The RNA shown here (transfer RNA) has 74 nucleotides and comes from a Pseudomonadota bacterium. Rfam family: tRNA. Rfam's curators write: Transfer RNA (tRNA) molecules are approximately 80 nucleotides in length. The prediction has a mean pLDDT of 81. The RNAcentral record of the sequence draws on ENA. The same sequence occurs in records of 3 taxa.
RNA sequence: GCGGUCAUAGCUCAGCUGGAUAGAGCAUCGGCCUACGAAGCCGGGGGUCGAAGGUUCGAAUCCUUCUGACCGCA
Repeated sequence: GCGGUCAUAGCUCAGCUGGAUAGAGCAUCGGCCUACGAAGCCGGGGGUCGAAGGUUCGAAUCCUUCUGACCGCA
C1' cells in the first nucleotide's frame, strides 16, 4: 500500500428482509426475606447504536468518507 471482519449500557453480547418505546445477562442502586449476611424474589437508574455526511416518509440496520481494534496479502 491492497483486501476482509468488527465497533450497540460500566462489562459480555442480541437486534431477522429498514418500521414496534433500542433489549438480555452480569455489574450497580433500592426494597422484600434474614438476628446479620449470602442465596433467592421484586423493582429502578444507566444508550442519542465509534464520528461525519448521503439515500428514504422512516436508518443501529443500506451507501460514502474518516477513526480505532484484529486478521490476511504484498